Predicted 3D model of a 73-nucleotide RNA (transfer RNA) from an Anaerolineae bacterium.
The coordinates come from a structure-prediction model, not an experiment, and the mean pLDDT is 80.
Its Rfam family is "tRNA". The family's RNA type in Rfam is transfer RNA.
[in-house]
C1' cells in the first nucleotide's frame, strides 16, 4: 500500500444500535482500629483520539487524518 476489527474516567470495561456518559478496581475524605489491613458510607476524576459533516439531538451515523491489533501483497 489493501481490507477488516479497535480508540469512552489513571486501569479494565459499560451504555438498550440516535434522547441525562455509568460500574468494578485504584486515589481522596470520614466511621471502625492501639496501628496498619479489611469492612462501611461519601467524595474527586470526561473536550467520548483529533478535525470536519448530516440530525431538534452524536459515545452510537458519514467523511478525513492519527495511534493500536489482525489478513494479504
Nucleotide at each position: 500500500g489493501u481490507g477488516c476489527c479497535c480508540g469512552u474516567a489513571g486501569u479494565u470495561c459499560a451504555a438498550c444500535u440516535g434522547g441525562c456518559g455509568g460500574a468494578g478496581c485504584g486515589u481522596c475524605u470520614g466511621a471502625c482500629u492501639g496501628u496498619g489491613g479489611a469492612u462501611c458510607a461519601g467524595a474527586a476524576g470526561g473536550u467520548u483520539g483529533c478535525g470536519g459533516g448530516u440530525u431538534c439531538g452524536a459515545g452510537c451515523c458519514c467523511c478525513g487524518c492519527c495511534g493500536g491489533g489482525c489478513a494479504c501483497c